[in-house]
Context: one part of a larger RNA
RNA sequence: GCCGGCGAGUUAUUUUAUAUGGCAAGGUUAACCCGUUUAAAGCGGGGGAGCCGUAGCGAAAGCGAGUCUUAAUAGGGCGAUUAGUCGUAUGAAAUAGACCCGAAACCGAGUGAUCUAUCCAUGGACAGGGUGAAGUAUAGGUAAAACUAUGCGGAGGCCCGAACCCACGAGCUGUGCAAAACUCCGGGAUGAGCUGUGGAUAGGGGAGAAAUUCCAAUCGAACUCGGUAAUAGCUGGUUCUCUCCGAAAUAUCUCUUGGGAUAGCCGUAAGAUAUUUUUGUAAAGAGGUAGAGCUACUGGAUGAGUAAACGUGGUUUCGGCCUAGUUUAUUCAACCAAACUCCGAAUUCUUUUUCAUUAGUCUUACGAGUCAGUCUGUGAGGGCUAAGCUUCAUAGACAAAAGGGAAACAACCCAGAUCACCAGUUAAGGUCCCAAAAUUUUUCUUCCAAAGGAAGAAGCCCCUCUCUUGGUUUUCCAGGAGAACGGGCGCGCUUAGUGGUAAAGGAUGUGAAAUUCCGAAAACAGCUAGGAUGUUGGCUUAGAAGCAGCCACUCAUUCAAAGAGUGCGUAAUAGCUCACUAGUCUAUGGAAUUUUGCGCCGAAGAUAUAACGGGGCUAAGCGCAGUACCGAAACUGUGAAUUUCAUGUUUCGUUCGCGAAACGUGGAGUGGUAGGAGAGCGUUCUCUAUGCGUAGAAGUUUUGUCGCGAGGCAAGGUGGAGCGUAGAGAAGUGAGAAUGCCGGC
Numbered sequence: 001g002c003c004g005g006c007g008a009g010u011u012a013u014u015u016u017a018u019a020u021g022g023c024a025a026g027g028u029u030a031a032c033c034c035g036u037u038u039a040a041a042g043c044g045g046g047g048g049a050g051c052c053g054u055a056g057c058g059a060a061a062g063c064g065a066g067u068c069u070u071a072a073u074a075g076g077g078c079g080a081u082u083a084g085u086c087g088u089a090u091g092a093a094a095u096a097g098a099c100c101c102g103a104a105a106c107c108g109a110g111u112g113a114u115c116u117a118u119c120c121a122u123g124g125a126c127a128g129g130g131u132g133a134a135g136u137a138u139a140g141g142u143a144a145a146a147c148u149a150u151g152c153g154g155a156g157g158c159c160c161g162a163a164c165c166c167a168c169g170a171g172c173u174g175u176g177c178a179a180a181a182c183u184c185c186g187g188g189a190u191g192a193g194c195u196g197u198g199g200a201u202a203g204g205g206g207a208g209a210a211a212u213u214c215c216a217a218u219c220g221a222a223c224u225c226g227g228u229a230a231u232a233g234c235u236g237g238u239u240c241u242c243u244c245c246g247a248a249a250u251a252u253c254u255c256u257u258g259g260g261a262u263a264g265c266c267g268u269a270a271g272a273u274a275u276u277u278u279u280g281u282a283a284a285g286a287g288g289u290a291g292a293g294c295u296a297c298u299g300g301a302u303g304a305g306u307a308a309a310c311g312u313g314g315u316u317u318c319g320g321c322c323u324a325g326u327u328u329a330u331u332c333a334a335c336c337a338a339a340c341u342c343c344g345a346a347u348u349c350u351u352u353u354u355c356a357u358u359a360g361u362c363u364u365a366c367g368a369g370u371c372a373g374u375c376u377g378u379g380a381g382g383g384c385u386a387a388g389c390u391u392c393a394u395a396g397a398c399a400a401a402a403g404g405g406a407a408a409c410a411a412c413c414c415a416g417a418u419c420a421c422c423a424g425u426u427a428a429g430g431u432c433c434c435a436a437a438a439u440u441u442u443u444c445u446u447c448c449a450a451a452g453g454a455a456g457a458a459g460c461c462c463c464u465c466u467c468u469u470g471g472u473u474u475u476c477c478a479g480g481a482g483a484a485c486g487g488g489c490g491c492g493c494u495u496a497g498u499g500g501u502a503a504a505g506g507a508u509g510u511g512a513a514a515u516u517c518c519g520a521a522a523a524c525a526g527c528u529a530g531g532a533u534g535u536u537g538g539c540u541u542a543g544a545a546g547c548a549g550c551c552a553c554u555c556a557u558u559c560a561a562a563g564a565g566u567g568c569g570u571a572a573u574a575g576c577u578c579a580c581u582a583g584u585c586u587a588u589g590g591a592a593u594u595u596u597g598c599g600c601c602g603a604a605g606a607u608a609u610a611a612c613g614g615g616g617c618u619a620a621g622c623g624c625a626g627u628a629c630c631g632a633a634a635c636u637g638u639g640a641a642u643u644u645c646a647u648g649u650u651u652c653g654u655u656c657g658c659g660a661a662a663c664g665u666g667g668a669g670u671g672g673u674a675g676g677a678g679a680g681c682g683u684u685c686u687c688u689a690u691g692c693g694u695a696g697a698a699g700u701u702u703u704g705u706c707g708c709g710a711g712g713c714a715a716g717g718u719g720g721a722g723c724g725u726a727g728a729g730a731a732g733u734g735a736g737a738a739u740g741c742c743g744g745c
Base pairs, nucleotide, nucleotide: 001745002744003743004742005741006740011096012095013094014093015092016091017090018089019088020087021086022085023084026052027051028050032046033045034044035043036042056063057062066078067077068076069075099237100236102234106227107226108225109224110223111222117201118200119199120198121197122196123195124194126191128160129159130158131156135152136151137150138149139148140147164188165187166186169184170183171182203219205215206214207213212221240680241679242678243677244676245675250263251262252261253260254259264370265369266367267366268365269364270363271362272361273360276359279356280355282352283351284350285349286348291343292341293340298337299336300335302333303332304331305330306329307328308327309326310325313322314321315320373398374397375396376395377394378393379392380391381390382389403414404413405412418640419639420638421637423636424635425634429630430629431628432615433614434613438627440626441625442458443457444456445455446454447453448452459489460488461487462486464483465482466481467480468479469478470477471476490624491623492622493621499617505601506600509598510597511596512595513594514593515592516591517590518589526584527583528582529581530580532557533556534555537551538550539549563578567576568575641670642669643668644667645666646665647664648663649662650661651660652659653658681734683731684730685729686728687727688726689725690724691723692722699718700717701716702715703714704713705712706711
């Protein structure tokens, strides 16, 4: 891992609701006793204690269809104007292990010091080598000592190093040789050393050269058994079928936020409500948002003017006048606001009416689940007008929704799957190939006209026919010429593979529209010629001559025209050039600006083209218009099933109102998680009735067949002794999941 078996809402008591049965103003016995029975269980009888109901109100005395409050006869509260009770079944609750498995823990009583820690008693072992303390002998030395030298001596938590003990580093191992080993290196090795045997200390404890270290591979409190099915607001699991309805992820409170309680939303049953509910039309009202506005307030804020005050400087005929600036007032112009409003929509909300449409709404009882929501559009707050972010409101979808489209893609677009069909029509989206469906749309003229319509002509293509060339002949293929009828034949943009990623910004890309100006009295572009004089304007400066810089009402002359000079240039001149002018040439032309459609650049990423789904596309791209087709579980058609409403027939029951069942007809339904409700299938056993079986039961296997399904039936093989059916009843009653348990492979 697979297969097989086992594996989870039970039982008792009490309460409550529903269904059903008995009796009914009553209902009912409990313990216990007697009988029956071989005994037990059961059954029959007794037992009325007790319980519930029949009357309530008040704290109570108490009164009583009333009573309490009160001074009250007022008012008000609670009652009265009748149905209960005892069984049985089912749903739910409470108390119990209470659907099952699952802690870490807590407590009690015991068992452990054969491992290890410390201690006690008694034993054992420590190759070899080195160093050479005290002391002492002799000699020297001294007044005597001290002291010195040489021997003897043999101390030490001394040195080197085996056994022995340990474990610093590395390797190796790491499904090992091993639940800590092995190899090499290493530390101690007469000591606070190592070690044998026996003994002591015990878990709220012991021991500890102290590490939360050890106390039998277990230690922040050992192990075993018990309390014990501890508790688990947590995780996992929870076993047959079909049918009907179908949520929530919100509010309030909560030592509460992944839990609960109540409400909201769902289901079941019974009842109530008939113009009650939804949507649309119309009318009457509510409101202060979007927008807008502000000389209509509050506040912000820009420019200009006027007046006054202050103030700086100048001037003066001393009266004043001019003036940078500041403040206040005022005028004009242009503005801003969630906590501004003189104004002010749409949507929305309330009420009413008409006709359609829709099926709600309320009450009572019982049963729930839900309290982590998510994305998208719209309106907002927070954030960076960031987030697949966060918090609200509003609508939808998903959740609990399959089908078609978006390549793939819970939430986007279309559309809500009862079942069947080798039938049809459409939606979104598509129609060159992958891949269903278009490689879909001709030009000109005339007439009428508001869009637009009608008629005619030409060209091309298709269809049909005739003639003809080539492929050796035929069919057939490729091509040419001609003809009658008929049928068909959109408009623009883009050249960037833009389409098929992105900004500020940039650009004689290209299409459309508009405005202004120049132009046969010759524009624009090109070419030819001129572009002068006073003058080198004045100042400055070494110089300043149009062209370093400064100044200037930058003037004037001659001219067709020519700036006291547009750029380059020189040390300064010179030189080149422009403005400006003439000629030449020649145009339905030229110049500038604005708006707009589609494109261009801006444009760099990590495994591989990789930013159309691919091929590929110049349309098979984009815009406008038309026609045809494809395309879903949508809609339609045909048949079938089922729920519910209405209605018909038959049967049964009836309190005669009606109710139930079966069979028809018509209408409306039949996606579904949590969850509620209904109807069934199957397993084991019991009772009653009735059957099958050695002429072959159960089991098992193959095939067929019936039922929406759980499942049923039949036949053949195998097997060799039990097993069904009908009606009731009782449950150890259904397996794929629980890192489930046991067994097999």